Overview: The RNA shown here (Bacterial RNase P class A) has 388 nucleotides and comes from Shimia abyssi. The source organism's lineage runs through Bacteria, Pseudomonadati, Pseudomonadota, Roseobacteraceae and Shimia. The sequence was found by an Rfam model in a public genome assembly. Rfam family: Bacterial RNase P class A. Its family is annotated with tRNA processing, dimeric ribonuclease P complex and ribonuclease P activity in the Gene Ontology.

RNA sequence: GCAGAGGGCUGGAUGGCCGCGGGGGCAACUCCGAGGAAAGUCCGGACUCCACAAGGCAAUGGUGCCGGGUAACGCCCGGCCGGGGCAACCCGAGGGAAAGCGCCACAGAGAACAGACCGCCUUUGGCCACCCGCAAGGGGCGCCGAGGUAAGGGUGAAACGGUGGAGUAAGAGACCACCGCGCCCCUGGCAACAGGGGUGGCACGGCAAGCCCCACCAGGAGCAAUGCCAAAUAGGGACCGCGCGUGAGCAAUCACAGGGGCGUCUUGCCCCGAGCAGGUCCGGGUUGGCAGCUAGAGGGCGUCUGGUAACAGGCGCUCAAGAUGAAUGGUCAUCGGCCACGGGGCAACCUGUGGUGACAAAAUCCGGCUUACAGGUCCUCUGCGCAA
Numbered sequence: 001g002c003a004g005a006g007g008g009c010u011g012g013a014u015g016g017c018c019g020c021g022g023g024g025g026c027a028a029c030u031c032c033g034a035g036g037a038a039a040g041u042c043c044g045g046a047c048u049c050c051a052c053a054a055g056g057c058a059a060u061g062g063u064g065c066c067g068g069g070u071a072a073c074g075c076c077c078g079g080c081c082g083g084g085g086c087a088a089c090c091c092g093a094g095g096g097a098a099a100g101c102g103c104c105a106c107a108g109a110g111a112a113c114a115g116a117c118c119g120c121c122u123u124u125g126g127c128c129a130c131c132c133g134c135a136a137g138g139g140g141c142g143c144c145g146a147g148g149u150a151a152g153g154g155u156g157a158a159a160c161g162g163u164g165g166a167g168u169a170a171g172a173g174a175c176c177a178c179c180g181c182g183c184c185c186c187u188g189g190c191a192a193c194a195g196g197g198g199u200g201g202c203a204c205g206g207c208a209a210g211c212c213c214c215a216c217c218a219g220g221a222g223c224a225a226u227g228c229c230a231a232a233u234a235g236g237g238a239c240c241g242c243g244c245g246u247g248a249g250c251a252a253u254c255a256c257a258g259g260g261g262c263g264u265c266u267u268g269c270c271c272c273g274a275g276c277a278g279g280u281c282c283g284g285g286u287u288g289g290c291a292g293c294u295a296g297a298g299g300g301c302g303u304c305u306g307g308u309a310a311c312a313g314g315c316g317c318u319c320a321a322g323a324u325g326a327a328u329g330g331u332c333a334u335c336g337g338c339c340a341c342g343g344g345g346c347a348a349c350c351u352g353u354g355g356u357g358a359c360a361a362a363a364u365c366c367g368g369c370u371u372a373c374a375g376g377u378c379c380u381c382u383g384c385g386c387a388a
Stems, first nucleotide, its partner, number of pairs: 001384010012335007020033005035359001039370002042368005047222004060218005065079005080094001081092004095213002100211002102207003117153002119149005125144003130139003161179005181200008226291004236282005241276002245256004258272005298319009337356008
């Protein structure tokens, strides 16, 4: 420098003006206000209601190597084995095929204890017919039949162990060595499993993301769950009561003292001098109103201890949407990122014009997985090449 792999962050910034939802406040005003996936509704829970005495069994469904983590999981971490890749890494629906049933289309001779299409070998069987030879006889080619064979070729996704040897008429685990496979033992490891040794017959594939068997787990529904109020309830208005500095005023209102807000201060501007646990009445709404409704198995940052890690524990700091026809927006300006074209410049770079800026929106909440994502950026690792 090129190509690749794994992990993380971000996914516009600033200012002005106008406008929303929630909290605080009498008010002025102030604080907070969409995601890494909020998505899919695929898992697991918290919570609510129903069912169930407890325990077991059956049915149905889920998971499926070993060990650990977690509230739990089908998730995460570490490891084993298998597959892909030169590698970094990635993928695995990863228990059982000798309990049983079922399937392997087509092609092919034959698809599970099968089989001869092309072949190979033998022929003291037959046919055709060539050469040599006086003859006897000898040699040879082709075809049919008979016998042996499954090493070579073909078919197929897959062909009844593989490679090599020796042997044979030609061949074959029929025999031998190694590998593979079964059984037994030893060593290491918590284990999955790995390594080693001995021995044996060389023996009957694949599919269980076919039914099935085995091990473990699982009651049902879901915030539109579930509760409250019933002319109440939440909100609006009026009155009563309580409370509240001074002056003018019947009151509204005005002024001052004092307090508060905007800004770091001054100047300046604004607000308050009131409100409230409570009670009564009035209007509208029942397709109403309120709770559940947002401080948790919380999140983030830093640090310490343990652990390979996931993670667990301790300490410190910090953060926080709660709507209900459904809020977080609109507009203007400047700057930044990316792309294309152009100009200047050896280059670094400067500059102009135009375009563009991803996926996308809470609705009970949380832990995961899966899917989507323009662009920018950081860290680690692998391969190749070059230079020193």